[in-house]
RNA sequence: GGCGGCGUGGAUAAGACAUGCAAGUCGAACGAGAUUUCUAAAAGCUUGCUUUUAGAUUGAGAGUGGCAGACGGGUGCGUAACACGUGGGAACCAACCCAAAAGUGGGGGAUAGCUCGCUGAAAAGCGAAUUAAUACCGCAUGUGAUCGAAAGAUCAAAGGAGGCUUUUGCUUUCGCUUUUGGACGGGCCCGCGCCCUAUCAGCUUGUUGGUGAGGUAAAAGCUCACCAAGGCUACGACGGGUAACUGAUCUUAGAGGAUGAUCAGUCACACUGGAACUGAUACACGGUCCAGACACCUACGGGUGGCAGCAGUCGAGAAUCAUUCACAAUGGGGGAAACCCUGAUGGUGCGACGCCGCGUGGAGGAUGAAGGCCUUAGGGUCGUAAACUCCUGUCACCAUAGAACAAGACUUAGAGGUUAAUACCCGCCUAAGUUUGAUGGUAUAUGGAGAGGAAGGAACGGCUAACUCUGUGCCAGCAGCCGCGGUAAUACAGAGGUUCCAAGCGUUGUUCGGAUUUACUGGGCGUAAAGGGUGCGUAGGAGGCUAGGUAAGUCAGAUGUGAAAUCUCACUGCUCAACAGUGAAACUGCAUCCGAUACUAUCUGGCUAGAGGAUCGGAGAGGUAAGCGGAAUUCUUGGUGUAGCGGUGAAAUGCGUAGAUAUCAAGAGGAACACCAAUGGCGAAAGCAGCUUACUGGAAGAUACCUGACUCUGAGGCACGAAGGCCAGGGGAGCGAACGGGAUUAGAUACCCCGGUAGUCCUGGCAGUAAACGUUGUGCAUUAGGUGCUGGGGGAUUCGACCCCUUCAGUGCCGCACCUAACGGAAUAAAUGCACCGCCUGGGGAGUACGGUCGCAAGAUUAAAACUCAAAGAAAUUGACGGGGGCCCGCACAAGCGGUGGAGUAUGUGGCUUAAUUCGAUCCACGCGAAGAACCUUACCUGGACUUGACAUGCUUAGUUCAACCACAGAGAUGUGGUGGCCCGCAAGGGCGAUUUGCACAGGUGCUGCAUGGCUGUCGUCAGCUCGUGUCGUGAGAUGUUGGGUUAAGUUCCGCAACGAGCGCAACCCUUGCGACUAGUUAUACGCUUCGGCUCACUAGUCGGACUGCCCUGUUCAACGGGGAGGAAGGUGGAGAUGACGUCAAGUCAGCAUGGCCCUUAUGUCCAGGGCUGCACACGUACUACAAUGCAUACCACAGAGGGACGCAAGACCGCGAGGUGGAGCAAAUCCCAGAAAAGUAUGCUCAGUUCGGAUUGUAGUCUGCAACUCGACUACAUGAAGCUGGAAUCGCUAGUAAUGGCGCAUCAGCUACGGCGCCAUGAAUACGUUCCCGGGCCUUGUACACACUGCCCGUCACAUCAUGAAAGCCGGUCUCACCCGAAGUCGUUAUUCUAACUUCGGAGGAAGACGCCUAAGGUGCGGCUGGUAAUUGGGAUGAAGUCGGAACAAGGUA
Repeated sequence: GGCGGCGUGGAUAAGACAUGCAAGUCGAACGAGAUUUCUAAAAGCUUGCUUUUAGAUUGAGAGUGGCAGACGGGUGCGUAACACGUGGGAACCAACCCAAAAGUGGGGGAUAGCUCGCUGAAAAGCGAAUUAAUACCGCAUGUGAUCGAAAGAUCAAAGGAGGCUUUUGCUUUCGCUUUUGGACGGGCCCGCGCCCUAUCAGCUUGUUGGUGAGGUAAAAGCUCACCAAGGCUACGACGGGUAACUGAUCUUAGAGGAUGAUCAGUCACACUGGAACUGAUACACGGUCCAGACACCUACGGGUGGCAGCAGUCGAGAAUCAUUCACAAUGGGGGAAACCCUGAUGGUGCGACGCCGCGUGGAGGAUGAAGGCCUUAGGGUCGUAAACUCCUGUCACCAUAGAACAAGACUUAGAGGUUAAUACCCGCCUAAGUUUGAUGGUAUAUGGAGAGGAAGGAACGGCUAACUCUGUGCCAGCAGCCGCGGUAAUACAGAGGUUCCAAGCGUUGUUCGGAUUUACUGGGCGUAAAGGGUGCGUAGGAGGCUAGGUAAGUCAGAUGUGAAAUCUCACUGCUCAACAGUGAAACUGCAUCCGAUACUAUCUGGCUAGAGGAUCGGAGAGGUAAGCGGAAUUCUUGGUGUAGCGGUGAAAUGCGUAGAUAUCAAGAGGAACACCAAUGGCGAAAGCAGCUUACUGGAAGAUACCUGACUCUGAGGCACGAAGGCCAGGGGAGCGAACGGGAUUAGAUACCCCGGUAGUCCUGGCAGUAAACGUUGUGCAUUAGGUGCUGGGGGAUUCGACCCCUUCAGUGCCGCACCUAACGGAAUAAAUGCACCGCCUGGGGAGUACGGUCGCAAGAUUAAAACUCAAAGAAAUUGACGGGGGCCCGCACAAGCGGUGGAGUAUGUGGCUUAAUUCGAUCCACGCGAAGAACCUUACCUGGACUUGACAUGCUUAGUUCAACCACAGAGAUGUGGUGGCCCGCAAGGGCGAUUUGCACAGGUGCUGCAUGGCUGUCGUCAGCUCGUGUCGUGAGAUGUUGGGUUAAGUUCCGCAACGAGCGCAACCCUUGCGACUAGUUAUACGCUUCGGCUCACUAGUCGGACUGCCCUGUUCAACGGGGAGGAAGGUGGAGAUGACGUCAAGUCAGCAUGGCCCUUAUGUCCAGGGCUGCACACGUACUACAAUGCAUACCACAGAGGGACGCAAGACCGCGAGGUGGAGCAAAUCCCAGAAAAGUAUGCUCAGUUCGGAUUGUAGUCUGCAACUCGACUACAUGAAGCUGGAAUCGCUAGUAAUGGCGCAUCAGCUACGGCGCCAUGAAUACGUUCCCGGGCCUUGUACACACUGCCCGUCACAUCAUGAAAGCCGGUCUCACCCGAAGUCGUUAUUCUAACUUCGGAGGAAGACGCCUAAGGUGCGGCUGGUAAUUGGGAUGAAGUCGGAACAAGGUA
C1' cells in the first nucleotide's frame, strides 16, 4: 500500500492434539427383516377410522459372504546403503485385465445374525436353542498342470440375474475352477557413479569357501551341522560425523560451485520398540498382538487412543493460510447397472510471498502567482509544476445482458448382433425426448457517472546516479569498505532540492559470481607464504632405436537406452505478458555390435647412442685404525734475581718479601696442529688440515673390449646427520655456561677485569635438531661470448720442460639473449622444455593445545580451534635521521680583548598578592608591542550615571523645546532654573540648523591568529629551489643539479644523455674613501672692525676611477690561485638596502582590515577615585662601581650629526645650585640649544671600605602641570649601605672593528632615558689551525623512521573484558562386551484335555495346553567414544595518556 492474471505458502518441535470429515461398496451371494405403499377379507364399532389375517410392494440399522482397504494422500525420522542414478542379468511371483483351451457333476455338516438366560459401570464376554449362502468340507471327473527315467501318483469348481418354455430343457449374461500365453506391476543379483574425517590403520568367526539338510515365489550363510582357514584394506577397510537419492534448481563465458521447496520418478517412515496374521501383494498411516512413554474415561475391578490425511488448536519460533464449496469435470473403489463413496481432485478464500500486466490522468497554460528553500539581496529554484481552460474514461463503482468447461446418463423408437426366438441382452450405430455446473450471476459485453476513489520507499563524501541551508560540537549519532563528528559537517539530525526504483522500496540472512584467492581449463616456492638437513631405496609415476602379433586405452560407424516435465528453438491459445499447448532439438551419459591400428599399452624377436662393467696411468684435509713429532700455554723441581707483577677508559679484586713477575735448565700433562694456505682440493650432506703406515669408499680422464634399456624419480621405510644436551667409564693443559669477587651505573642479576665448576677431549650408547643457507629438490636435454683457478688427455715445440693451441670434468668472476615485482639470475639459470617427489594459500593465536608415535629426561614429530586485526610482508624511491663515512663553511671552536653570572640601583618577566594589579609575547618572549601609565592614555577594579546612545546615515513625530551664557546642587558626569539662534516676509506664516519622539541601526581593546588579509620573526644573505624538451625506469622517480678542479657563491671551467631556461648568487640602487667639472650664500684663511671681490680643505650636483686590465708564476696551459707594478682605493675596497622554493597551523582579530559566533537599560557610553608602580622570592637586559692606566681641583684644546615658533633662546642681572627676571636674535650653512668629553698641563690623595663607591635616609628647595599622597624629574646641605674584580656556567667582537669618551634626536606639559636611534673623538690585541662543541651545505651509507629520533618500539607487573587449555570431581548422551530376566509371536517338540464334516471306526486332522530355540523392553557390571559443568590454575587476545626498565630499528650506542 489501487486493481487483475498465473503461481506459491509450517523450512523450527518426526512436539502434543479438542472437533468434524479423509474407505467404502455390493440385496443381481445369504438369512432375517424394522418400516412404507397398495389390494382383498374379517372383526370392532364412534359409518370412516382402528385392529387382525392373506397377497403384492418397499427395504433402515446390524450380521454372514465377496471385492476394495498394500492405491490415492502425508512426512523426510532413519539410511553412506545395490538406498538412489545409469546400464545389464537369471533362479521368480503376479489379484483385477486381455487372448486361447477345457470344465462347472453329485453330496454333507456347521455358524453369525435373531430369540432366551447370565456377568460387567462401560468396553465387552459367556451359555442355550435355532438358520442361510458365491461361507466351510468330502466324493466324482482330469483337457491340463506338478513330481518322476518310466510305470504311476497327486490337484478343481458356485452359483446369481434376465428371457422363452411348462417342466424337461433351451438361451443370454455376470460369475466360479484348471491350464497356457500376454499386458501392467513387483521381488532378487551384478558393473560403474555417489559427502567430510588418517588427531579412525588395521578389520572380520556365519566371518570367506565347500558338502549335506532346512527354508523361500525365487538365487544365495538366508538358516543349521560338519570340514577347510579363509575374506577386506593406503585405489582408504574398520571407526566417527553429517545426509533421503534423482530428473532438476540457482549461479557461471565455460569448467566448476552450491542446493534437492513447488512438479515428476524411487526409497524410508506412520506415538516408540518388537512380532506375526490375513492376503496376489503388507510384516499394513485411519488392521491385529505384546512391551514402553504420554493422554483420556472409570463404579478403581478395568478399559480407550495415535492428524508426518484435509481443515483447525496449543506449543516452540524471525516465520508460513479457511475448522470453506462440490463431486459439475478428471481419476480411483464397489456394483450388471442406476448409483454410492472419494479433504484424491476441481474451485473459491487469506498472505505485495514471487512473476507478469494495468492504473493513479491527457493537452494547453508565465502575473514564471502564493508559499517553501537558497541568495553575492540583484535574483535563483521547486516550475508548466499548481491555479485556470479544454478533453479522455482504463481500473475500481452503479445498472442491464450474460457464457465456455456437458462428455455423458436415462426413456422411447429404429437398424444390426446374439439366439430356436420378432423375447432377454449388447454397443465408437441412428433418431427423438428428458436431465446433470461447485466455481457463478463469475468471465465477458453494453450503458451510466465523474478527474472524481488510487504513491510510496530508499539514497545523495568516494566506490555510485544525485547538494545546499539550519541545528549539533569526538556530544548526539552514522558506517558495506575507506572513514565522518573536537563551532563554518555535501558523511550525524531536520528541511528544501536532486537521483534511482515504483505498488512497492529498503534492510537482514543465504548461495554462486567477481576470486586465475585451491589454479582440470588456470597459480606458485632465491628475498613476499612455500625445497624435505642429506643420501640409499620399496610401492607408484615416467621411460631409448627397430620389426611383428593382439586390440585394453584411443578413433570412426550402427543399434538400444538416456521417463515425462524443465532448458533452447519454431508455431499456436488466453486482448499483451506471465502462463499454457503442439512439434523439433537437446539430454555432452551408459551398454552392445562391427571396423581402424598412427600413438600408448601388452606379448615375442633384434640393436647400441642411455646405463653398467673391464683395462691403464694420474689428483685429492674422502673415511677408519695404529704409531710418531715439534712449537706454544700451564704446572712441578732447581739456579739467577728483587719489589713489584697483573689488569683497565681509569681502577680494583687477584698474585708477590713464605721471594712473585722476569730469566736459565730439567721434567710432567692435556689439547690443538703456525708457516705452506688459495678467490685451492675432497665428500651425499653434516663435515675434513702436523707426519708415517695399514685397510678402504667415491669422482674425473683415456681406450671403445663386454652386457644389452639393466634407466630417472621416489609416498611409506632404512641409514647418516654441526653445536649444545643426556647415560656409563676415563681424562682434564688451555678456554669456559653456572657461580664468587672487583669495577661501571640511578640500578647493572650485563657489557670490562680477577677467579672458576659442568662442558669442551677419548671409549660405548641415546638424542635427531640448526640462518642443517646457494634461504635455490633430483635427473636429462637445448640456448652468444670473455676471463681466472684445479685435475686428466691430445697437438705443436724443445735435449727435456715452461709459455702456446685444443678437449673432457670440476670450481669462480664479468656479461648478451631470455626471465624477474624489483633486487638480481644468466651453460654451476632464477632461461627454454620433459619426468618424478616435497611444500604454500592474509597477520596474530601457534609450530601452540588436545590426541597419537618416539625418547632416560630435556624434548622431537604429526598438528588444530575459539577468539582477534585490516592489515602483516617483499623490493625499490624520495626525504628525514644516525653516539655511520668523506669533503667544505661560519667569531662555531681555538688564539685574543672586553663583559654577564657576585654588589647596589634601573628596567622587563615569572611567581605571589590584590577589588584590580588590563592584554599579548617563552630557541624566534623578557630596556619586547610601549618613540615615554601622576589625570588623560586605559583596554582593568570600585562607585555614581545614560539607553537611538560618546560617533554615522536614513525615515518619522513635535516645532524653539536647542547651542551659548549665568546661578544653584553635586566628587564629577549630570540635573534644575533664568536669559536665549539664522534667512524670507509688514504680519500671519514658511524655510534652514540645532534639539526632540519612535523605528531602522550604532557601539564592543568581547571570542576564534587553528576561518583570514596584510605585515613580521626564524632557519638564513645559508646557496640553494625548480621548470620545458629529451633520455632511462612497469612505476614512485632518476638524469640535468652528480663527477674532476675552483669560488664568498648551483661562482665558474672541463667532462658527461643531456640541451636549455626560471627564482635565488653577483651586478644594477644609496652611502663612504680619490680626482675632475659645474654652481653657490648664510660657509671660507690671511693682526682688529666695516664693505666689496676672489679662491679651496666647504656645500650641492654631474662625471671619471677598479676591469684580475698589466707583468711573473702554478694549472688540463681552462676556470682560477699565488706574487708584483701602478694607483686614493686591488681582487666582492668598506658599510647599507635587498631575504629564492619553502618550514614552524611560528607571531599579531590589541595597529588596521575582515568571515563566523556572542552582548544590546550592557561585554556599549560618560564620570570620580583607585590600579597597571603592589613584594618572602626567581630570571633576563642594562647602568654605576669596587679604584692610582684611578679620584679630586684648577688650567687648556680638538668634533660630527641633529633640533628649534604653543619653539630654541644669546648678552645682562639675581640665586651656592636647580633655576628666576628679562628678552636681543632666529621659521635657521646667518640666531639659539652649545662650554664637547676622554686626551693634555699642573697640584693633591698613597692603597685605606679610602678624597674609592654612591645606595639609602633626613631637611630645605626649583621646575612642569587643574593636580606631584599613592606616583615626577632636578638642586643644595647632611647621611655614606653593599661592593676590594665576582662559583658552576655563559655573551660580544677579526679594524677605524673591540674597548673607552662624550654629543644630538624622536616620543614628550613634565619625567622614571641608565632604554632606543644616530654622531663624532681616542683607538688596540689575536687567528697555529679545523681534532673537538654548536649551526649549516654537498656526496655517500644503513634504517623496522615519514607527525620523519621530542621517531619507532619490546617485555614483566597492576586493573578490566573475552575466548580457550589443564584440573580432584560431578552430571549426561551413545556404543561394544559379559551376565540375569524375558512379553507377544513364528518355528520345533510333545500328546495332558477337548473335538461337527472324513473314516476301513482303529484313527487321521484340528483346537486349547505344556516344553524348547530365537528375542523387544528391562536389570547388573567392566569399559570405549563424546558432551556439559567445576574450586583452582596455565598461557593467549583486546583495552584510556598506569608502573618499571630500555631489548630491537642508525655501528641503536656490547653489530
This is a predicted structure of a 1455-nucleotide RNA (small-subunit ribosomal RNA) from a metagenome. Rfam family: Bacterial small subunit ribosomal RNA.